[in-house]
Model confidence (mean pLDDT): 78 of 100.
This is a predicted structure of a 126-nucleotide RNA (SAM riboswitch aptamer (S box leader)) from Algibacter sp.
It matches the Rfam family "SAM riboswitch aptamer (S box leader)". Gene Ontology term of the family: regulation of gene expression.
The sequence was found by an Rfam model in a public genome assembly.
The source organism's lineage runs through Bacteria, Bacteroidota, Flavobacteriia, Flavobacteriaceae and Algibacter.
RNA sequence: AUGUUAUCAAGAAAGGCAGAGGGAUUAGACCCGUUGAAGCCUUAGCAACCCUUUAAACUUAUUAAAGAAGGUGCUAAAUUCUACUUAAACUACCAAUUCAUUUAUUGGUGUUUGGAUAGAUAACCC
Numbered sequence: 001a002u003g004u005u006a007u008c009a010a011g012a013a014a015g016g017c018a019g020a021g022g023g024a025u026u027a028g029a030c031c032c033g034u035u036g037a038a039g040c041c042u043u044a045g046c047a048a049c050c051c052u053u054u055a056a057a058c059u060u061a062u063u064a065a066a067g068a069a070g071g072u073g074c075u076a077a078a079u080u081c082u083a084c085u086u087a088a089a090c091u092a093c094c095a096a097u098u099c100a101u102u103u104a105u106u107g108g109u110g111u112u113u114g115g116a117u118a119g120a121u122a123a124c125c126c
Stems, first nucleotide, its partner, number of pairs: 003124006013043005021032003026083004044075003049071002051067006079118001084115002087113004092109006
């Protein structure tokens, strides 16, 4: 690398070096950036995946509370948003058909929610 499981609308920045890009990838949108981007370093912080302690449960392995020494991670914007969907809701808009105007059905578009794909992180596997 591959695979499995879990999470991804919360939270948390200053300084130094550097010097024009950056927000994973493709496209579009939007945004950040010479009042200093990426990257590297130092310090600080956030969180609680691994972890520590206690209690319950009882040997398949789980739950709750507290903690932060250590291993990772993270510290603009929801994973910045959209893209795919034979899913659900709204019935908002358009068209066709139906109807005596009201209505009903179908199709398309839109919005919201969910799912999928992709990605990130952790733990395990290899």